[in-house]
Molecule: c-di-GMP-I riboswitch aptamer
Organism: Paraconexibacter antarcticus
RNA sequence: AGGUGCUAACGGCAAACCGCUCGUGAGGGCGGGACGCAAAGCCAUCGGGUCUCGUGUGGUGCGAGACGGCCGGGUUGCCACC
Numbered sequence: 001a002g003g004u005g006c007u008a009a010c011g012g013c014a015a016a017c018c019g020c021u022c023g024u025g026a027g028g029g030c031g032g033g034a035c036g037c038a039a040a041g042c043c044a045u046c047g048g049g050u051c052u053c054g055u056g057u058g059g060u061g062c063g064a065g066a067c068g069g070c071c072g073g074g075u076u077g078c079c080a081c082c
Stems, first nucleotide, its partner, number of pairs: 002082004012037002017032006035069001041075003046072003049067007
């Protein structure tokens, strides 16, 4: 430097649910909590998907949003092994 993620975890993240809080909402933030995760780090101005709100119609349309723990892709990185 490259490859792989079977075993493990120095170290890391944290689903459901609960409390407080922000939002019309999908959901977000903080704390508790662990179902899981080898990118469950980041990118929604990379593509698809799902969901919400508004609006419209002969027409499943148009507009604005949410989810990166739905999938693919991009990018950076830890550990172990080769």